Large-subunit ribosomal RNA, domain IV from Janthinobacterium sp., 305 nucleotides, folded computationally. Taxonomically the source falls in Janthinobacterium (Bacteria, Pseudomonadati, Pseudomonadota, Burkholderiales).
Context: one part of a larger RNA
RNA sequence: CUCGGGAGAAGGAACUCGGCAAAUUGGUACCGUAACUUCGGGAAAAGGUACGCCCCGGUAGCUUGAUUGGUUUACUCCAUGAGGGUGAAAGGGUUGCAAUAAACUGGUGGCUGCGACUGUUUAAUAAAAACACAGCACUCUGCAAACACGAAAGUUUAAAUGAUGGGGUGCAAGCUCUUGAUUGAAGUCCCAGUAAACGGCGGCCGUAACUAUAACGGUCCUAAGGUAGCGAAAUUCCUUGUCGGGUAAGUUCCGACCUGCACGAAUGGCGUAACGAUGGCCACACUGUCUCCUCCCGAGACUCA
Numbered sequence: 001c002u003c004g005g006g007a008g009a010a011g012g013a014a015c016u017c018g019g020c021a022a023a024u025u026g027g028u029a030c031c032g033u034a035a036c037u038u039c040g041g042g043a044a045a046a047g048g049u050a051c052g053c054c055c056c057g058g059u060a061g062c063u064u065g066a067u068u069g070g071u072u073u074a075c076u077c078c079a080u081g082a083g084g085g086u087g088a089a090a091g092g093g094u095u096g097c098a099a100u101a102a103a104c105u106g107g108u109g110g111c112u113g114c115g116a117c118u119g120u121u122u123a124a125u126a127a128a129a130a131c132a133c134a135g136c137a138c139u140c141u142g143c144a145a146a147c148a149c150g151a152a153a154g155u156u157u158a159a160a161u162g163a164u165g166g167g168g169u170g171c172a173a174g175c176u177c178u179u180g181a182u183u184g185a186a187g188u189c190c191c192a193g194u195a196a197a198c199g200g201c202g203g204c205c206g207u208a209a210c211u212a213u214a215a216c217g218g219u220c221c222u223a224a225g226g227u228a229g230c231g232a233a234a235u236u237c238c239u240u241g242u243c244g245g246g247u248a249a250g251u252u253c254c255g256a257c258c259u260g261c262a263c264g265a266a267u268g269g270c271g272u273a274a275c276g277a278u279g280g281c282c283a284c285a286c287u288g289u290c291u292c293c294u295c296c297c298g299a300g301a302c303u304c305a
Stems, first nucleotide, its partner, number of pairs: 001300008010291002014289001019286001027051005036041001052094004061086004068079003095099001107284007114276002119131002160183001165178005202220005229263001230260001241257005
């Protein structure tokens, strides 16, 4: 020096992308427990107190119930309570630094994004906001069902069907070439419907008795011009927007504003209790993460044999 384990003065996240790692917490009984809520939860919320051994004492109590007495139509009812099982509390005493003395054994709280949840996934770099899910909606499907797998045909009227007439040849039956009446699908074109189908959802100019702004007016275009709700957002370029909060100091965080480069309603919008080895931020506790390193134990490496 490397790996594993242990201890540390004062400080206590100043470390760092980030409390990563470590430390704290931890058991049982009792007390106590907020916002919010789908009234189930949240909750072991949070926060406290007690804990060994000895005596009282195998006591009180609880449970089972032999027996005995009384009573009765009736082991029917009332009383008694041997023995067995289980088993405190209060009080007193006592040891130690320490009594869940070791080991096993949650750190906690607050705000917020995303996804409701339990679940599933890239066997061997990704466990997630991805997939699934219950619920809701639309389309197809009447049983040889639709779907799925494999293979093929036709092109404006298709393949197919083949009435009738004609040519060649033959004695004839016939064979062969041709003509092409009739029957014969979906689609294209056109009209209409349909957006929880694919999708889409404007521009310019003027106007109010301070200013500013524009409820109002004009005009062009469109199939129609983005409603509710949300909004510097997992979306905001300018941007560390502006204001407020938290800090002595905050490009992150939380709450607002709206000037939405380029949110927006089942390609769902906006909320939301609970849940999450999920992302961001803050606080308490705690600590060798750090200021700033030191020591101890063990295994290597290294030197010698």
Its mean pLDDT, the model's own confidence on a scale to 100, is 83.